Transfer RNA from a Beutenbergiaceae bacterium, 73 nucleotides, folded computationally. The RNAcentral record of the sequence draws on ENA. Taxonomically the source falls in Beutenbergiaceae (Bacteria, Bacillati, Actinomycetota, Actinomycetes). Rfam family: tRNA. It is annotated as a transfer RNA.

RNA sequence: GGGGUCUUAGCUCAGUUGGAAGAGCGUCCGGUUGAAGCCCGGAAGGUCACUGGUUCGAAUCCAGUAGUCCCCG
Numbered sequence: 001g002g003g004g005u006c007u008u009a010g011c012u013c014a015g016u017u018g019g020a021a022g023a024g025c026g027u028c029c030g031g032u033u034g035a036a037g038c039c040c041g042g043a044a045g046g047u048c049a050c051u052g053g054u055u056c057g058a059a060u061c062c063a064g065u066a067g068u069c070c071c072c073g
Stems, first nucleotide, its partner, number of pairs: 001072004006067002010025004019056001027043005049065005
């Protein structure tokens, strides 16, 4: 230098061909307990890496940029 993969909540990851975002763990509150843990109920937490484009509508499609990992030279 060329090609490919991945980037979604604090962490690990879903999201099936475009209809507007979820799970587990963790955190916080409540219940339970003498107090904790376990367990049960609830809540907060996201500009879906960034910029632009297509579309009535984009995490999803297109282009570019950045980063991760892999391959070729």